[in-house]
RNA sequence: GGCGGAAAAGGGCAAACCAGUCGCGAGGCUGGGACGCAAAGCGUUGAGUCCGAUGCGGAUUGUCGCGCUGCCCGC
Repeated sequence: GGCGGAAAAGGGCAAACCAGUCGCGAGGCUGGGACGCAAAGCGUUGAGUCCGAUGCGGAUUGUCGCGCUGCCCGC
């Protein structure tokens, strides 16, 4: 470096739901919470899906793809 894996160790993230708050909305943020996640780390609208005041405007990466980086175990 490549491929495979999630049993163990040390860590990480945090769905639904609840409270507060922002937004027309999809949804965002903060706190609680823990269904899950080996990239559920970072970036990217390229595709998909969704919203809409209809401005080819907006939301979503925990739908997929791509770029960069990365813990542990085995080969």
Description:
Predicted 3D model of a 75-nucleotide RNA (c-di-GMP-I riboswitch aptamer) from a Phycisphaerae bacterium. Of the family's consensus pairs, 85% are formed in the model. The coordinates come from a structure-prediction model, not an experiment, and the mean pLDDT is 77. NCBI's taxonomy places the organism under Bacteria, Pseudomonadati, Planctomycetota, Phycisphaerae. The sequence is in RNAcentral, with records from Ribocentre.